Transfer RNA from Candidatus Bathyarchaeota archaeon ex4484_205, 77 nucleotides, folded computationally.
RNA sequence: GGGCCGGUAGUUCAGCUGGUAUGAACGUCCGGCUUGCACCCGGAAGGUCGGGGGUUCAAGUCCCCCCCGGUCCACCA
Numbered sequence: 001g002g003g004c005c006g007g008u009a010g011u012u013c014a015g016c017u018g019g020u021a022u023g024a025a026c027g028u029c030c031g032g033c034u035u036g037c038a039c040c041c042g043g044a045a046g047g048u049c050g051g052g053g054g055u056u057c058a059a060g061u062c063c064c065c066c067c068c069g070g071u072c073c074a075c076c077a
Stems, first nucleotide, its partner, number of pairs: 001073007010026005019057001028044005050066005
């Protein structure tokens, strides 16, 4: 330098044929349970969807550029 995969809640991720943050698990907070803690049960908060631009009535999703991570190949020595 080229190909491919990935970046979404604090963390790990899902997100279908584009339908307007729909969510899971863990974590955090509150409540229940307990003499108390843990476990368990119920509830809540938490999101510029990596950045910018474009297409569209509408973009996490499609197109372009860039950044970051992984992997393979090429190149140099």
Notes:
The coordinates come from a structure-prediction model, not an experiment, and the mean pLDDT is 81.